[in-house]
Annotation
This is a predicted structure of an 86-nucleotide RNA (c-di-GMP-I riboswitch aptamer) from Aneurinibacillus terranovensis DSM 18919. Rfam family: c-di-GMP-I riboswitch aptamer. Rfam's curators write: GEMM was predicted in a large-scale screen for bacterial structured RNA regulatory elements.
RNA sequence: CAUCGAUAACGGCAAACUUACUGAAAGGUAAGGGCGCAAAGCCACGGGUCUAAGGUUAUGCGGACUAUGACAGCCGGGUUACCGAA
Numbered sequence: 001c002a003u004c005g006a007u008a009a010c011g012g013c014a015a016a017c018u019u020a021c022u023g024a025a026a027g028g029u030a031a032g033g034g035c036g037c038a039a040a041g042c043c044a045c046g047g048g049u050c051u052a053a054g055g056u057u058a059u060g061c062g063g064a065c066u067a068u069g070a071c072a073g074c075c076g077g078g079u080u081a082c083c084g085a086a
Stems, first nucleotide, its partner, number of pairs: 004084002012037002017032006035073001041079003045076003048071003054066004
């Protein structure tokens, strides 16, 4: 230095839920909270999942399809990083 991840050490992040704001929604932001995480830091490149404003379509009503929207704590990938046992 790389790989790797320990009953090590210093720490870090923060699920569900609650409140407020925002968004058509999925979701996001902030405060509280703590399920968990060795990248649960960052990035929408690939797969997947969610939503359907707008668009298309159907219909007497009900609906169906669709991402340009979202999810990095779904997986893969890229990239950066603390510590140093085996």
The model forms 95% of the base pairs in the Rfam consensus.